[in-house]
RNA sequence: GCCCCCUUAGCUUAAUGGAUAAAGCAACGCUCUUCUAAGGCGUUGAUGAAGGUCCGAUUCCUUCAGGGGGCA
Numbered sequence: 001g002c003c004c005c006c007u008u009a010g011c012u013u014a015a016u017g018g019a020u021a022a023a024g025c026a027a028c029g030c031u032c033u034u035c036u037a038a039g040g041c042g043u044u045g046a047u048g049a050a051g052g053u054c055c056g057a058u059u060c061c062u063u064c065a066g067g068g069g070g071c072a
Base pairs, nucleotide, nucleotide: 001071002070003069004068005067006066007065010025011024012023013022018055027043028042029041030040031039048064049063050062051061052060
């Protein structure tokens, strides 16, 4: 330099065009307990950035950023 893949919550993953982005763990609150842990109930929290297509974009297209791999 060229090609390919990935980027969603603090972490690990779903959702592949259709109204409100789902869950597990973590955090916080309540409950339970003599106390702690475990358990039960609940709450908060996310689509890497900017454009485009579309009635509608996490999903499709372009560019950029970051990470990984292959070739030279």